[in-house]
c-di-GMP-I riboswitch aptamer from Bacillus mesophilus, 83 nucleotides, folded computationally. The source organism's lineage runs through Bacteria, Bacillati, Caryophanales, Bacillaceae and Bacillus.
RNA sequence: ACGUGAUAAAGGCAAACCCAUUGAAAAAUGGAGACGCAAAGCUAGAGGGACUACGUCGAUUGAUAGGUCAGCCAGCCGCCCCA
Numbered sequence: 001a002c003g004u005g006a007u008a009a010a011g012g013c014a015a016a017c018c019c020a021u022u023g024a025a026a027a028a029u030g031g032a033g034a035c036g037c038a039a040a041g042c043u044a045g046a047g048g049g050a051c052u053a054c055g056u057c058g059a060u061u062g063a064u065a066g067g068u069c070a071g072c073c074a075g076c077c078g079c080c081c082c083a
Base pairs, nucleotide, nucleotide: 003082005080012037013036018031019030020029021028022027035071041076042075043074047073048072049069050068051067055064056063057062
């Protein structure tokens, strides 16, 4: 340097549910709470995929992202160790 996640060590993050706030919604933020995570760190203007439909179009039960999700796949950066 590349790679690995056995064994450790120091730690980190925080699902669902509940409360408050924002939002048309999806969802987000904060508090409390831990299901789990070797990237559950960052990126939505590498890319793919998914969700919602205020508004717009249409006309009956629809379509559509300018909105949202990376703890869906993924891209980028990275702690420690070396069976």